This is a predicted structure of a 666-nucleotide part of an RNA (large-subunit ribosomal RNA, domain II) from Candidatus Vidania fulgoroideorum. The organism belongs to Candidatus Vidania, within Bacteria.
Context: one part of a larger RNA
RNA sequence: GUCAGUGACUUAUAUUUAGUAGCAAGCUUAACAUUAGGUAGGCGAAGUGAAAACAAGUCUUAAAUGGCGUAUUAGUUUCUAGAUAUAGACCCGAAACCAAACGAUCUAUCUAUGACCAGGAUGAAAAAUAGAUAAAACUAUUCGGAGGUCCGAACUCACUAACGUUGAAAAGUUAGGGGAUGAGUUGUGGAUAGGGGUGAAAGGCCAAUCAAGUUUGGAGAUAGCUGGUUCUCUUCGAAAGCUAUUUAGGUAGCGCCUUGUUUUUUUUUUUUUGGGGGUAGAGCACUGUAAUGACAUUAGAGUUUACUUUAAUCUUAUUGCAAACUCCGAAUACCAAAAUUUGUAUAACAGGAGACAGACAAUGGGUGAUAAUGUUCAUUGUCGAAAGGGAAACAACCCAGAUCAUAGGAUAAGGUCCCAAAAUAUUAACUAAGUGUUUAACGAAGUUAAAAAACUAAGACAGUCAGGAGGUUGGCUUAGAAGCAGCUAUCCUUUAAAGAAAGCGUAACAGCUCACUGAUCGAGUUUUUUAGCGCGGAAGAUGUACGGGGCUAAGUUAAUUACCGAAGCCAUGAAUAUUUUUUUAAAUAUGGUAGAAGAGCGUUCUAUUGAUACAGAAGAUAUAAGUGUGAACUAUAUUGGAAUUUAUAGAAGCGAGAAUGCUGAC
Numbered sequence: 001g002u003c004a005g006u007g008a009c010u011u012a013u014a015u016u017u018a019g020u021a022g023c024a025a026g027c028u029u030a031a032c033a034u035u036a037g038g039u040a041g042g043c044g045a046a047g048u049g050a051a052a053a054c055a056a057g058u059c060u061u062a063a064a065u066g067g068c069g070u071a072u073u074a075g076u077u078u079c080u081a082g083a084u085a086u087a088g089a090c091c092c093g094a095a096a097c098c099a100a101a102c103g104a105u106c107u108a109u110c111u112a113u114g115a116c117c118a119g120g121a122u123g124a125a126a127a128a129u130a131g132a133u134a135a136a137a138c139u140a141u142u143c144g145g146a147g148g149u150c151c152g153a154a155c156u157c158a159c160u161a162a163c164g165u166u167g168a169a170a171a172g173u174u175a176g177g178g179g180a181u182g183a184g185u186u187g188u189g190g191a192u193a194g195g196g197g198u199g200a201a202a203g204g205c206c207a208a209u210c211a212a213g214u215u216u217g218g219a220g221a222u223a224g225c226u227g228g229u230u231c232u233c234u235u236c237g238a239a240a241g242c243u244a245u246u247u248a249g250g251u252a253g254c255g256c257c258u259u260g261u262u263u264u265u266u267u268u269u270u271u272u273u274g275g276g277g278g279u280a281g282a283g284c285a286c287u288g289u290a291a292u293g294a295c296a297u298u299a300g301a302g303u304u305u306a307c308u309u310u311a312a313u314c315u316u317a318u319u320g321c322a323a324a325c326u327c328c329g330a331a332u333a334c335c336a337a338a339a340u341u342u343g344u345a346u347a348a349c350a351g352g353a354g355a356c357a358g359a360c361a362a363u364g365g366g367u368g369a370u371a372a373u374g375u376u377c378a379u380u381g382u383c384g385a386a387a388g389g390g391a392a393a394c395a396a397c398c399c400a401g402a403u404c405a406u407a408g409g410a411u412a413a414g415g416u417c418c419c420a421a422a423a424u425a426u427u428a429a430c431u432a433a434g435u436g437u438u439u440a441a442c443g444a445a446g447u448u449a450a451a452a453a454a455c456u457a458a459g460a461c462a463g464u465c466a467g468g469a470g471g472u473u474g475g476c477u478u479a480g481a482a483g484c485a486g487c488u489a490u491c492c493u494u495u496a497a498a499g500a501a502a503g504c505g506u507a508a509c510a511g512c513u514c515a516c517u518g519a520u521c522g523a524g525u526u527u528u529u530u531a532g533c534g535c536g537g538a539a540g541a542u543g544u545a546c547g548g549g550g551c552u553a554a555g556u557u558a559a560u561u562a563c564c565g566a567a568g569c570c571a572u573g574a575a576u577a578u579u580u581u582u583u584u585a586a587a588u589a590u591g592g593u594a595g596a597a598g599a600g601c602g603u604u605c606u607a608u609u610g611a612u613a614c615a616g617a618a619g620a621u622a623u624a625a626g627u628g629u630g631a632a633c634u635a636u637a638u639u640g641g642a643a644u645u646u647a648u649a650g651a652a653g654c655g656a657g658a659a660u661g662c663u664g665a666c
Base pairs, nucleotide, nucleotide: 001666002665003664004663005662006661011087012086013085014084015083016082017081018080019079021077022076023075026043027042028041032037047054048053057068058067059066090228091227093225097218098217099216100215101214102213108192109191110190111189112188113187114186115185116184117182119151120150121149122147127142128141129140130139131138155179156178157177159176160175161174162173163172194210196206197205198204231600232599233598234597235596236595241254242253243252244251245250256354257352258351259350260349261348262347266345270339271338272337273336274335275334281328282326283325287322288321289320290319291318292317293316294315296313297312298311299310300309301308302307358383359382360381361380362379363378364377365376366375367374388399389398390397403574404573405572406571408570409569414564415563416562417549418548419547423561425560426559427558428557429556430555436551442536443535446533447532448531449530450529451528452527453526454525455524463520464519465518466517467516469493470492471491474488475487476486499514502513503512504511575590576589577588578587579586580585601655603652604651605650606649607648608647610645611644612643619639620638621637622636623635625634626633627632
């Protein structure tokens, strides 16, 4: 892991509600007894008050016009079902707590009594002798054999590395390493016991177990937590909110779901009418705030006594801004009335819940960075609990809500060249970028359309040819300054036209262009603005990447007509539910998690009842066999070899795929 077996809402008592049966202003028994009885007790028929107490009233009170009752009569006892309470209370699951026992053959420390430590090295004190001294000290030699001394086996420890890691081993092996006469190692007997011991102290060790040993018991401890919880069909169908909570992943009340009973227009839609409001917007009249101008005042600065300038304040003019501003002010929403519509929705009471982690999208806000699949409110939608079609794929987007069947029809969103159902459809434009099939500021003689202005046969724009002069090298400055370093002025003349010069150039001149003009040429030219579609801006990690092929339309804009396209709609047939007396029927409904309600299937056993069976029961295997919406049932064949079962009731150890479930097999 698979298969088989096993595995979870039970039982008792009490209360309450519904149904059921009996009796009924009454109903009923318990113990005990047992053909019968037993009436103790309980509930009900009267309430009010804390109570004494009074009583269809009573309480409060000085007194009720106030509160609770009466007037308006149904209970009670079984049984069944739902729920609750108390019990292990649907099942499995802690870490822990307490008690009593058992442990020091492991290990910690202590204790009594024993044992062990090759060999080598070093050479303390003391002593002896000699020297030395007044005597000592002292020196040398010899002897001596101290030490938590040195090197190093046994022994002991465990510092390093590798191996080992389903090991040879639940801590080792190999190669090195430390101590090795000591606080040494070790044998045997004994002592200390669980909030206790022992500890050269690591929370270490106390039998492979230690921040409190092990065993048994209290014990099915408790678990607002996790996991699991077994057959079918039918009807309805949520919530992830508010309030409270030692509360926040729990629970309670209300809201939302369901079942039953009752009431009868209370509900819903639309229209009209009437309301209150201070949001969006707008505005600046208030409160604040911002910009600019002017007058005035005050203060400072500069120059200087009248100006300039800076700052503040006041007045005034113009123009803005505001969630905590308003002289104003909608749409919606909300409330009420009338009509209309809906047709048991709504409401009340009673039984049962679940739920109180929500998610995304659109819109209006807060927060954040006008970031986030962020966070937090409000309104709506979808998902949640919703399948189907579209968006390549894609809970929350678009279309649309699946009772069942059908190789029928017409459609929605979205599509119609091929993959791939349907237009290689039609008309008119645009795009040349594969734009389409990734984004901005910004940039650009891309292109199309529109508008405005200017020049133009008295010849425009562009090109070509020619001119572009004189006073004059203007004056100043300067080494020089001659149109062209700089300062200053910028006139006049001749002209068709020509700047005291727009650019290049020279040391300064010179030289080349330009403005401006003529000729030639011969028809449009120039500038600005708006709109459409394009271009650049444009860098990503396996491999192109519109879903792919591919497309110049099979792209984009505007319009038209066909067609395809869903579990939606229609058609035909069938089932179930609800409503309605058009009842031979019609209309409507039938997605669904938590959950409420209803109806059934099957298993084991029991009672009654009737059947089957050695001419073959149960069980097993098989069947494109039959029946039923389904759980299932029936039939047939083979096997099997002795019991089985219908109908109606009753009782449950009553249904498995999940619990890192349990047991077994492989």
Background:
The coordinates come from a structure-prediction model, not an experiment, and the mean pLDDT is 83.